Predicted 3D model of a 72-nucleotide RNA (transfer RNA) from Candidatus Xenolissoclinum pacificiensis L6. The coordinates come from a structure-prediction model, not an experiment, and the mean pLDDT is 82. Its Rfam family is "tRNA". Rfam classes the family as a transfer RNA. NCBI's taxonomy places the organism under Bacteria, Pseudomonadati, Pseudomonadota, Alphaproteobacteria, Candidatus Xenolissoclinum pacificiensis.
RNA sequence: GCCAUCAUAGCUCAGUGGUAGAGUGCUUCAUUGGUAAUGAAGAGGUUCCGUGUUCAAUUCACGGUGGUGGCA
Numbered sequence: 001g002c003c004a005u006c007a008u009a010g011c012u013c014a015g016u017g018g019u020a021g022a023g024u025g026c027u028u029c030a031u032u033g034g035u036a037a038u039g040a041a042g043a044g045g046u047u048c049c050g051u052g053u054u055c056a057a058u059u060c061a062c063g064g065u066g067g068u069g070g071c072a
Base pairs, nucleotide, nucleotide: 001071002070003069004068005067006066007065010024011023012022013021018055026042027041028040029039030038048064049063050062051061052060
């Protein structure tokens, strides 16, 4: 330099054109003599940035940035 792929909650990852979810972590409560474990409730996201298509974009297209892999 070229090609492919990825970017969504603190972390690991789903998701599909119709205002986003799980596990784990965090907070509160219950339980216990006290922890752990367990149970219940809750908080937490401008879905990497920009432009376009569309009534509507996390999803589709293009460009950019960054990560990973391959080739040279």